[in-house]
Context: one part of a larger RNA
RNA sequence: CACCGCCCGUCACACCAUGGGAGUUGGUUGUACCAGAAGUCGCUAGUCUAACCGUAAGGGGGACGAUCACCACGGUGUGGUUCAUGACUGGGGUGAAGUCGUAACAAGGUAGCCGUAGGGGAACCUGCGGUGGAUUUCCCCUUCCU
Numbered sequence: 001c002a003c004c005g006c007c008c009g010u011c012a013c014a015c016c017a018u019g020g021g022a023g024u025u026g027g028u029u030g031u032a033c034c035a036g037a038a039g040u041c042g043c044u045a046g047u048c049u050a051a052c053c054g055u056a057a058g059g060g061g062g063a064c065g066a067u068c069a070c071c072a073c074g075g076u077g078u079g080g081u082u083c084a085u086g087a088c089u090g091g092g093g094u095g096a097a098g099u100c101g102u103a104a105c106a107a108g109g110u111a112g113c114c115g116u117a118g119g120g121g122a123a124c125c126u127g128c129g130g131u132g133g134a135u136u137u138c139c140c141c142u143u144c145c146u
């Protein structure tokens, strides 16, 4: 505390986290392409050049340059992944006194419950199937809240 009991759901309010979400922004990564510094490999009919060879011309070697390949950074397209953010939207949780009803607990006033289908502001209602409680009733009454 013990029916002046308990208790369910919608709605309203506040707060909390969270799902969806046209998108927006960043990180990271795959892939295709563009471009390509420095360096290195290759190549070279250019330029230069003390040591070696040669009497000399020149040769050899070297340097520079040109070129090719590799390639850092960068750029473009298109994917993956991830952080943040996003009008709007879904339910969830919490909260002392809000709204509507009264579904459940007593046969809770139509016993209840389970499955399923349809319906409904909400708890719920109705049909079908299943499970199954109480009543050995004189009669009548009992919608809700406290």
Stems, first nucleotide, its partner, number of pairs: 003108001005105001008101002011098001013095004018090003023085002026082009039070002042067001044065001046064004052059002112131008